[in-house]
Molecule: Bacterial large signal recognition particle RNA
RNA sequence: UCGCACUAGUCGGGGAGAUAGCGGUGCCCUGUACCUGCAAUCCGCUAUAGCAGGGAUGAACUCCCACACCCGGGUAAGUCUGCGUGCCGUCCGGACCGUGUAAGCGGCGUUGAAGGAACGGUCCUGCGCAACAGGAUCCCGUGAACCAUGUCAGGUGGGGAACCAAGCAGCAUUAAGCGGACCGUUCUGUGUGCCGCGGGGCUGCCGUUCCUGAGCUGGCUGCAUGGAUACCGGGCAUUCAGCUUGCUCAAAUGUGGGUGUGCGA
Numbered sequence: 001u002c003g004c005a006c007u008a009g010u011c012g013g014g015g016a017g018a019u020a021g022c023g024g025u026g027c028c029c030u031g032u033a034c035c036u037g038c039a040a041u042c043c044g045c046u047a048u049a050g051c052a053g054g055g056a057u058g059a060a061c062u063c064c065c066a067c068a069c070c071c072g073g074g075u076a077a078g079u080c081u082g083c084g085u086g087c088c089g090u091c092c093g094g095a096c097c098g099u100g101u102a103a104g105c106g107g108c109g110u111u112g113a114a115g116g117a118a119c120g121g122u123c124c125u126g127c128g129c130a131a132c133a134g135g136a137u138c139c140c141g142u143g144a145a146c147c148a149u150g151u152c153a154g155g156u157g158g159g160g161a162a163c164c165a166a167g168c169a170g171c172a173u174u175a176a177g178c179g180g181a182c183c184g185u186u187c188u189g190u191g192u193g194c195c196g197c198g199g200g201g202c203u204g205c206c207g208u209u210c211c212u213g214a215g216c217u218g219g220c221u222g223c224a225u226g227g228a229u230a231c232c233g234g235g236c237a238u239u240c241a242g243c244u245u246g247c248u249c250a251a252a253u254g255u256g257g258g259u260g261u262g263c264g265a
Base pairs, nucleotide, nucleotide: 001265002264003263004262005261006260009057010056011055012030013029014028015027020046021045022044023043024042034054035053036052037051038050063258064257065256066255067254068253072249073248074247075246076245077244078243080242081241082240084238085237086236087235088234091233093232094231096227097226098225099224100223101222103221104220105219106217107216108215115211116210117209118208119207120206121205122204123200124199125198126197127196128195129193130192131190132189133188134187135186136185137184139180140179141178142177148173149172150171151170156165157164158163
């Protein structure tokens, strides 16, 4: 150096979680990689840390170590970003409600502003008138089998008679009632009145007249100031998601190195 046989090893690994710890089952990443059984109020084990059974490969493309690279996960931080949630009105914030001012715009004003005076109205009260509504009365019509009136034919009763009495129907009249008419009279009432008279009251408003003679107003903007509001902006806190940075574990991949025994030639 070659051949044969064998052995260690290997036949997936990793993250979080869980656990005293390790591995597995379940989740996630990597990406293709022997089989069967077991297992989350779990299973197996103990630093040589899945167990039990079977199979393949085998000292190298495959096993072991180191380094590089980094999928992915974990963790911490950020005047970082976003969707939310809560709180804040002592945020010169917006939007909202006032007050003041009168710089600008506007409106009114020498056909007279503001102010002053007088009178009247508006207000209260009493009376009258009118209007309207209701009741009564007045007027008209109707209105009683008997129990209303007058007259009462016929008939009835009394009487010797003269005559007397009661009285139905009819006719006339009328009571209550009913209906109409709404003119007059009267009473009561009123969400009534360009009505009249008397008394009171007030300077708030309006009108008229007089005096005086240039301002008045605050609608919009500005300025100052007070209040209220968590709707928007803003601030603070916080959950979740994302991004960035630090730390940590790290699959796959790449590079370099290492690796046993026996027999024979």